[in-house]
Annotation
A computed fold for a 73-nucleotide RNA from Streptomyces virginiae, annotated as transfer RNA. RNAcentral holds the sequence, with entries from ENA. Lineage of the source: Bacteria > Bacillati > Actinomycetes > Streptomycetaceae > Streptomyces. It matches the Rfam family "tRNA". By type it is a transfer RNA.
């Protein structure tokens, strides 16, 4: 310097063809228990890497920027 890819909750990943974002763990609360774990319910947490176009709508389709892997020179 060039080419693929990835980037979503604290943490691991989902989320075909564009339609108001979700699991499992952890947390938090209640139940149960003598008290804990363990189980059951129920809550909370997200500018979907930035930045800009397309479009009635964009995590999602372009570019562009910034990290992270892998190949080529």
């Nucleotide at each position: 310097g060039u080419g693929u890819u990835c980037u979503u909750a604290g943490c691991u990943c989902a989320g075909a063809u564009g339609g108001c974002a979700g699991a499992g763990c952890a947390c938090c609360g209640u139940g149960c228990u003598c008290g804990u774990a363990a189980c059951a319910c129920g809550g909370a947490g997200g500018u979907c890497a930035u930045c800009g176009g397309u479009u009635c709508a964009a995590a999602u389709c372009c570019g562009a920027u910034a990290g992270g892997a892998c190949g080529c020179c």